Model confidence (mean pLDDT): 85 of 100.
The part of an RNA shown here (small-subunit ribosomal RNA, 5' domain) has 522 nucleotides and comes from Mucilaginibacter sp. 3-E5.
Rfam family: Bacterial small subunit ribosomal RNA. Gene Ontology terms of the family: ribosome and structural constituent of ribosome.
The full RNA is in RNAcentral, with records from ENA and SILVA.
Context: one part of a larger RNA
RNA sequence: GGAUGAACGCUAGCGGCAGGCCUAAUACAUGCAAGUCGGACGGGAUAGGAGAGCUUGCUUUCCUUGAGAGUGGCGCACGGGUGCGUAACACGUAUGUAACCUACCUUGAUCAGGGGGAUAGCCUCUCGAAAGAGAGAUUAAGACCGCAUAACAUAUUGAAGUGGCAUCGCUUUAAUAUCAAAUAUUUAUAGGAUCAAGAUGGGCAUGCGGAACAUUAGCUAGUUGGUAAGGUAACGGCUUACCAAGGCUACGAUGUUUAGGGGAUCUGAGAGGAUGACCCCCCACACUGGUACUGAGACACGGACCAGACUCCUACGGGAGGCAGCAGUAAGGAAUAUUGGUCAAUGGACGGAAGUCUGAACCAGCCAUGCCGCGUGCAGGAAGACGGCCCUACGGGUUGUAAACUGCUUUUGUACCGGAAUAAACCCCCGAUCGUGAUCGGGGCUGAAUGUACGGUAAGAAUAAGGAUCGGCUAACUCCGUGCCAGCAGCCGCGGUAAUACGGAGGAUCCAAGCGUUAUCC
Numbered sequence: 001g002g003a004u005g006a007a008c009g010c011u012a013g014c015g016g017c018a019g020g021c022c023u024a025a026u027a028c029a030u031g032c033a034a035g036u037c038g039g040a041c042g043g044g045a046u047a048g049g050a051g052a053g054c055u056u057g058c059u060u061u062c063c064u065u066g067a068g069a070g071u072g073g074c075g076c077a078c079g080g081g082u083g084c085g086u087a088a089c090a091c092g093u094a095u096g097u098a099a100c101c102u103a104c105c106u107u108g109a110u111c112a113g114g115g116g117g118a119u120a121g122c123c124u125c126u127c128g129a130a131a132g133a134g135a136g137a138u139u140a141a142g143a144c145c146g147c148a149u150a151a152c153a154u155a156u157u158g159a160a161g162u163g164g165c166a167u168c169g170c171u172u173u174a175a176u177a178u179c180a181a182a183u184a185u186u187u188a189u190a191g192g193a194u195c196a197a198g199a200u201g202g203g204c205a206u207g208c209g210g211a212a213c214a215u216u217a218g219c220u221a222g223u224u225g226g227u228a229a230g231g232u233a234a235c236g237g238c239u240u241a242c243c244a245a246g247g248c249u250a251c252g253a254u255g256u257u258u259a260g261g262g263g264a265u266c267u268g269a270g271a272g273g274a275u276g277a278c279c280c281c282c283c284a285c286a287c288u289g290g291u292a293c294u295g296a297g298a299c300a301c302g303g304a305c306c307a308g309a310c311u312c313c314u315a316c317g318g319g320a321g322g323c324a325g326c327a328g329u330a331a332g333g334a335a336u337a338u339u340g341g342u343c344a345a346u347g348g349a350c351g352g353a354a355g356u357c358u359g360a361a362c363c364a365g366c367c368a369u370g371c372c373g374c375g376u377g378c379a380g381g382a383a384g385a386c387g388g389c390c391c392u393a394c395g396g397g398u399u400g401u402a403a404a405c406u407g408c409u410u411u412u413g414u415a416c417c418g419g420a421a422u423a424a425a426c427c428c429c430c431g432a433u434c435g436u437g438a439u440c441g442g443g444g445c446u447g448a449a450u451g452u453a454c455g456g457u458a459a460g461a462a463u464a465a466g467g468a469u470c471g472g473c474u475a476a477c478u479c480c481g482u483g484c485c486a487g488c489a490g491c492c493g494c495g496g497u498a499a500u501a502c503g504g505a506g507g508a509u510c511c512a513a514g515c516g517u518u519a520u521c522c
Base pairs, nucleotide, nucleotide: 001522002521003520004519006518007517008516009515010514013374014373015372016371017370018369019367020366021332026330027329028328030327031326032325035074036073037072040071041070047064048063049062050061051060052059053058054057081285082284083283091209092208093207094206095205096204097203100202101201105198106197107196108195109194110193111192113147115145116144123136124135125134126133127132153178154177155176156175157174158173159172160171161170162169163168183190184189185188211257212256213255218248219247220246223245224244225243226242227241228240229239230238260282261281262280263279264275265274266273267272287308288307289306290305291304310321311320312319313318338364340363341362342361346360347358348357349356350355377408378407379406380405387399388398389397390396391395414458415457416456417455418454422449427444428443429442430441431440432439433438434437466511467510468509469508470507471492472491473490477506478505479504480503481502487494488493
């Protein structure tokens, strides 16, 4: 000198864009953050209308409306947060997978015949303070379960051809065995089953690369390899039994300490050094530890079970909970924001759609935390005014064209008027081409931010400057006070009666809505 997720002191006019718990992965009141589908299913509260009976306010029939709950499907493995752990194939990069999986989506091929038994809900009861649990009766489905049909599927046994990289792969073919489906409606669509291929996303393995300490020198028993079996989507001591005695290590094993990694960021001429906030990719975690279930995918932040700590409720028998989601609270700390608005856009889930949900997202609020931009006037004006300060003091210097005064302008601010873009789709209506759908064209609907941005008009210099420094380094000097005192100080150092170094004043210098100090990095 540059830089910062900064803090502190003094000061403070505006806007744009960004950023905002670095500490206690401490504990959390309250609200919200993941639902959706009635075009899968049984049922149906409530309300409205019409009718009938009549006891005139009750019963009943039909139509419409369809809440809450339940079965079922898809989603909840995304999105959002944090950096505890991890020195590791975690990450980066380059490969391999002839050792693998992939819901939704796309393409192609082939199918969907005929049955069954339940169960939640509802109803009737029982137990319990509650959370909740149990019994009986009854009911539906694209829920569940047989049967049929099966192959280019899977498994086993063969045959032929071909390729490679060792195990082996691919193609054709034969036999045996096993396995499927679901319907809905507006009758052509949506959905269903199996197989093959693609796309997307992942799993696994390997080469190389990036911390400290040798004041850590030996480490290892599923350890290292083999055989067999099990397990997995898949290879593998992944697991088990048996057999062998191996495996790693001064090219640093093992141990200890520290740490999420990268793209990048800061600095530097570069080489390097330091960092890993915001944004993007990957990893790990979700009160602590463990476990699996469901599922295409989890060993699952707002799922389950067990144990533990903590908090809360209790009728003492027993129960409930998990903000490292968004706000917010307490605590800690030098220190870090609103218990805001909207789904209008973008994106996501579900749905045929309308749409619903979305603290993702888009916006607004707070903070000079940073970067950038603008303003606080401009021109003229010498009796070089008054006042202040200084001096060699009837005088001069400086403040200083500075002020007064004259003219001009109105950024900004104030008042008033106008006023966007972000929106085009979906959907509705009309039309055209192939034909009950798709594509295209025209019209209509939809804005949180917002009466915002922006534009115009009016009056008026009006609404707007501070901070640090002035001995040398280092740009900028005099007077007064003090008298090794009070104090200053980054280093050298200054102060003991003429202090350009302390305190005040005048003047000057440097930056400027900031300026200094502290901390850290280069």